[in-house]
Large-subunit ribosomal RNA, domain IV from a hot springs metagenome, 368 nucleotides, folded computationally. It matches the Rfam family "Bacterial large subunit ribosomal RNA".
Context: one part of a larger RNA
RNA sequence: CCCCCGCCAAGGAACUCUGCAAAAUGUCCCCGUAACUUCGGGAGAAGGGGAGCCGUAGUAGGGUGAAAGGGCCUUCGCGCCCGAGUAGCCCGAGGCGGUCGCAGAUAAGCGGCCGGGGCGACUGUUUAACAAAAACACAGGUUCCUGCCAACCCGAAAGGGGAGGUAUAGGGGCCGACGCCUGGCCAGUGCCCGAAGGUUAAGGGGACGGGUUCGCCGGGUUUUCGCCCGGCAAAGCUCGCGCCCCGAAGCCCGGGUAAACGCCGGCCGUAACCCUGACGGUCCUAAGGUAGCGAAAUUCCUUGUCGGGUAAGUUCCGACCCGCACGAAAGGCGUAACGACUUCGGCGCUGUCUCGGCGGGGGGCCCG
Repeated sequence: CCCCCGCCAAGGAACUCUGCAAAAUGUCCCCGUAACUUCGGGAGAAGGGGAGCCGUAGUAGGGUGAAAGGGCCUUCGCGCCCGAGUAGCCCGAGGCGGUCGCAGAUAAGCGGCCGGGGCGACUGUUUAACAAAAACACAGGUUCCUGCCAACCCGAAAGGGGAGGUAUAGGGGCCGACGCCUGGCCAGUGCCCGAAGGUUAAGGGGACGGGUUCGCCGGGUUUUCGCCCGGCAAAGCUCGCGCCCCGAAGCCCGGGUAAACGCCGGCCGUAACCCUGACGGUCCUAAGGUAGCGAAAUUCCUUGUCGGGUAAGUUCCGACCCGCACGAAAGGCGUAACGACUUCGGCGCUGUCUCGGCGGGGGGCCCG
């Protein structure tokens, strides 16, 4: 010097990001307990008092509960009644009196408490080994799909799950107890419905054109068979497919749908001080943010302004509203209870600190 532990004058959070850590509280019995509340809760709220041992006395009281003996009979029994709520056994205060110690829940073990705000309803779940949370889940709400060989998922497939279920079922999405609610926009994108018209693939129809050839015509040659040259040319085969006609869904088109993806304005003027602007004008839009909330887990300017709390408060609480850039199931606003969550305040208590000291144990250091 380091680690673990014990104690401390006076003060008592002045420490610090933060009372982190420590201290304190702690058991049982009794008294007594507020706001608020979903009437369950909040509650061990809070805040108080008592506690050993001896005597009265194993008392008061409570629990359990026989037998001997006696009686009864349509029933002789493992019956009924008296004995008796007795004996025995078990539990066992409270009061009063006394007594010892500094101290009687004498050790160990064993809640600190209260108030305000935020978030999440709650118990749960999670990053095995830096995050336990306001994240996930959750009952509950809503929406979409699915008629059963279901939808959906796994699997080249067979097959399996769904389910030996059947729409009060199963699958997917979003929201997330409960209370009060959930406004406007369907122009874009998505999805659903529609089918008149436009567009349109493979394919089908089919005329046309090119090539080739049966055949025919002309010429040459040959006794015949035939062969050669030129021209025309059907069917067939083949090539080109340019045009044309018939061709679904889709797209275009018509409609619906926002607890589908999403979106929810600007400028100018105006009231008999000033200020403000209920009111008016104008431009744009699919429609221009309703209720509620608001410097907020969201506010840049910002330590906004006012009030509260403090001697003093960038935090906190209550208000205001100029919302840079809240807002209604990526839900809005409330909400009792709950939380190893987070923030602010207070009481208690302390070596956290002023500010350090002493003591115990174990290391460190030296020799081996």

The coordinates come from a structure-prediction model, not an experiment, and the mean pLDDT is 86.